[in-house]
RNA sequence: UGAGCAGGCUGGAUAGUCGCAUAUUUAUAAAAAUAUGAGGAAAGUCCGGGCUCCAUAGGGCAAGGGUGCCGGGUAAUCCCCGGUGGAGGCAACUCUAAGGAAAGUGCAACAGAAAUAAACCGCCUUAAUUUAUUAAGGUAAGGGUGGAAAGGCGAGGUAAAAGCUCACCGCCUUUAAGGCGACUUAAAGGGCUCUGUAAACCCCAUCCGGAGCAAGGCCGGUUAAAGCGCAAGGGGCUGCCCGUCCCGCUUUAGGUAAGGCCGCGUGAGCCUGCUGGUAACAGCGGGCCAAGAUAGAUGACUGUCCACGACAGAACCCGGCUUAUAGGCCUGCUUGACUU
RNA sequence: CGGCGAUUAGCGCAGCCCGGUAGCGCAUCUGGUUUGGGACCAGAGGGUCGCAGGUUCGAACCCUGCAUCGCCGACCA
Numbered sequence: 001u002g003a004g005c006a007g008g009c010u011g012g013a014u015a016g017u018c019g020c021a022u023a024u025u026u027a028u029a030a031a032a033a034u035a036u037g038a039g040g041a042a043a044g045u046c047c048g049g050g051c052u053c054c055a056u057a058g059g060g061c062a063a064g065g066g067u068g069c070c071g072g073g074u075a076a077u078c079c080c081c082g083g084u085g086g087a088g089g090c091a092a093c094u095c096u097a098a099g100g101a102a103a104g105u106g107c108a109a110c111a112g113a114a115a116u117a118a119a120c121c122g123c124c125u126u127a128a129u130u131u132a133u134u135a136a137g138g139u140a141a142g143g144g145u146g147g148a149a150a151g152g153c154g155a156g157g158u159a160a161a162a163g164c165u166c167a168c169c170g171c172c173u174u175u176a177a178g179g180c181g182a183c184u185u186a187a188a189g190g191g192c193u194c195u196g197u198a199a200a201c202c203c204c205a206u207c208c209g210g211a212g213c214a215a216g217g218c219c220g221g222u223u224a225a226a227g228c229g230c231a232a233g234g235g236g237c238u239g240c241c242c243g244u245c246c247c248g249c250u251u252u253a254g255g256u257a258a259g260g261c262c263g264c265g266u267g268a269g270c271c272u273g274c275u276g277g278u279a280a281c282a283g284c285g286g287g288c289c290a291a292g293a294u295a296g297a298u299g300a301c302u303g304u305c306c307a308c309g310a311c312a313g314a315a316c317c318c319g320g321c322u323u324a325u326a327g328g329c330c331u332g333c334u335u336g337a338c339u340u
Numbered sequence: 341c342g343g344c345g346a347u348u349a350g351c352g353c354a355g356c357c358c359g360g361u362a363g364c365g366c367a368u369c370u371g372g373u374u375u376g377g378g379a380c381c382a383g384a385g386g387g388u389c390g391c392a393g394g395u396u397c398g399a400a401c402c403c404u405g406c407a408u409c410g411c412c413g414a415c416c417a
Stems, first nucleotide, its partner, number of pairs: 001336010012305007020037007039311001043322002046320005051212004064208005069083005084098001085096004099203002104201002106197003120143002122139007151169002154166003170192001171190008216262004223253006233247005254416003269288008306309001341413007350366004360397001368384005390406005
């Protein structure tokens, strides 16, 4: 200095004026002062939880759905960390829905002789004869089709061939060693029998009750009608039963400046130091309180400067994932060239 | 804000579950019939199956991520 890999940070700055929302205080019916005021994704709503109501004695089975190499982390996860196997790259490194196809079922179109089962061409043997063909048989080495054609390659062997035999590699089984484990390594044996597909049904292991803040609760207001009430809740007629009425539940018509308050922000919270751990993360100490609307605030203008500013805006909350994102900055590593 | 569904020819829809040349009706075009037109009969053309990636020999269909459009849900009663 070129090319590249991985991780992280930032997301205009500054001064003034005006305006908006919330909280507090002072004050009073009109306000004033002070403080605070969007994000890394607030988004998609794809996962997991908190919280609330409904169901449920407790527990289990079935159905349905999710997950799927191993170990760990976490409140939990389809998330994260570390490793194993596989794939790609010279490398740094990246990707990986990766259990089971000898439990069973289904599917494999077209092409091809044949698709889980083999003789179309070819090669070889025998017989016949018209000497070039026919018939019978052997053969998976070669050709052709296909995504896939009966372990691969070499040597021996044979009429021609073939794990038929042998060496190496692959596969399977067993044993031993290492590892918590996935798995790895080594030795012996089998001669190879078992095509692919489970993001097809399925099997195995494991997890899951449902709905969602328009959940739900309180207060105020409140017109009519229909249905439910077996049992179980309260009250009146009435001491008991039946019956009936009101409260109750569901629905229709109708109504609502679509009433007010809570839920609603102290929380699996943030910053920082130490300790344990390879890491995710955990423990301990110290410090901090930082939007909360309900037609919905977070904006506008002016001056100066620069690299001229992207994607985009809370609506119950939190942990992840995914997607969008102009420009700028930092750290570590790989590889090439040049110079010393 | 929350919960669902759809996307296939110009228009309206099948096909997707359980993967194998993508279809139906209307519309368009051509021919026939008719004096001419309509109707009718026969035939033809027209498709990145919303986009991207993956699984598979093979994807409209299975899986994942996006995009667009649509529907439902307030309170009193």

Predicted 3D model of RNase P RNA and transfer RNA as a complex of 417 nucleotides.
It holds a member of the Rfam family "Bacterial RNase P class A". It is annotated as a ribozyme.